[in-house]
Context: one part of a larger RNA
RNA sequence: UCAUGGUUAAGGAACUCGGCAAAAUGCCCCCGUAACUUCGGGAGAAGGGGGGCCCCAACCGUGACACCUACUUGCUGGGUGGAGCGGGUCAGGGCCGCAGAGACCAGGGGGAAGCGACUGUUUAUCAAAAACACAGGUCCAUGCGAAGUCGUAAGACGAUGUAUAUGGACUGACUCCUGCCCGGUGCUGGAAGGUUAAGAGGACCUGUUAGCUGCACUUGUGUGGCGAAGCGGAGAAUUUAAGCCCCAGUAAACGGCGGUGGUAACUAUAACCAUCCUAAGGUAGCGAAAUUCCUUGUCGGGUAAGUUCCGACCUGCACGAAUGGCGUAACGAUUCCCCAACUGUCUCAACCACGAACUCG
Numbered sequence: 001u002c003a004u005g006g007u008u009a010a011g012g013a014a015c016u017c018g019g020c021a022a023a024a025u026g027c028c029c030c031c032g033u034a035a036c037u038u039c040g041g042g043a044g045a046a047g048g049g050g051g052g053c054c055c056c057a058a059c060c061g062u063g064a065c066a067c068c069u070a071c072u073u074g075c076u077g078g079g080u081g082g083a084g085c086g087g088g089u090c091a092g093g094g095c096c097g098c099a100g101a102g103a104c105c106a107g108g109g110g111g112a113a114g115c116g117a118c119u120g121u122u123u124a125u126c127a128a129a130a131a132c133a134c135a136g137g138u139c140c141a142u143g144c145g146a147a148g149u150c151g152u153a154a155g156a157c158g159a160u161g162u163a164u165a166u167g168g169a170c171u172g173a174c175u176c177c178u179g180c181c182c183g184g185u186g187c188u189g190g191a192a193g194g195u196u197a198a199g200a201g202g203a204c205c206u207g208u209u210a211g212c213u214g215c216a217c218u219u220g221u222g223u224g225g226c227g228a229a230g231c232g233g234a235g236a237a238u239u240u241a242a243g244c245c246c247c248a249g250u251a252a253a254c255g256g257c258g259g260u261g262g263u264a265a266c267u268a269u270a271a272c273c274a275u276c277c278u279a280a281g282g283u284a285g286c287g288a289a290a291u292u293c294c295u296u297g298u299c300g301g302g303u304a305a306g307u308u309c310c311g312a313c314c315u316g317c318a319c320g321a322a323u324g325g326c327g328u329a330a331c332g333a334u335u336c337c338c339c340a341a342c343u344g345u346c347u348c349a350a351c352c353a354c355g356a357a358c359u360c361g
Base pairs, nucleotide, nucleotide: 001356002355004353005352006351007350008349010347011346014345019342027051028050029049030048031047036041038173052095053094054093055092059087060086061085062084065081066080067079068078069077070076071074096100109339110338111337113335114334115332116331120132121131136171137170138169139168140167141166142165148157149156150155174327176325177324179257180256181255184254185253186250187249188248189247190246193245194244195243199239200238205233206232207231208230211226212225213224214223215222216221217220258276259275260274261273262272285319286316297313298312299311300310301309
């Protein structure tokens, strides 16, 4: 000096990101116990008192023995009193110590918010949470050889189930609710019209040449024209599905939910008016919020002093209704703030024990 324990005057969180760590609480019995609440809880709420040892009444069990009574006269049944023994101590009395749950073991508590209803699950090896799951809610698909999934298939799961079932998606107990928009993108339905593939179709054109024919001449050659059949090439009209265009529906489908100017008898503000745009212009509720940049917004509370916290306001940069909205008892090794208790966390350090480093031997 470090590490692990122990003690500490006065103060008591002044420490610190933060009471991290430590201290304190702790068991049993009795009294007593608030807001709130889904009436179950909250609750061991909180807050108090008692606790060792000895004596003893009551009371409980057993019950010798005695007496009364009944007859079926018995080692009988019933009733009353009751010594002794065992249990049992409240109240009360007494005894000892600084201290009686005497050591060990053995809840800290309260207030107010955020988030998530809850018990549960998770990053084996830096994250346990507000993340996941959940019961409940809604939508979509599926009529059974089901949809869906695996497999080339056979086949299997679904399910030895049958719409109160199964699969998929979202939300996430409960209470009160869940507004407007179908223009875009999806999905579902429709079939009149437009567009549209291969295929069918084969007009017209064309290659090849048996043949016919013109010209030239060196009479069997050269060079032209037309051109059947066959075999080829290219190919228009016409016909033709889904899809797309089109027409509807659908938002607990993906999603979206305005601007400008003016106006009231102080000022300010604008219930009101005008205008532009849109598919429709954000309803209820909440709001400087796990969301607010400006911002330590402003006011109130708490403090002597509060960028955090709580209650309001609304100017919502950029809340908002199952990507759920607002509440909510209970619950949480969750997050933030406050209070009493408690303390070496600190003011400010000291000493002790044990171990190690180091120095000397």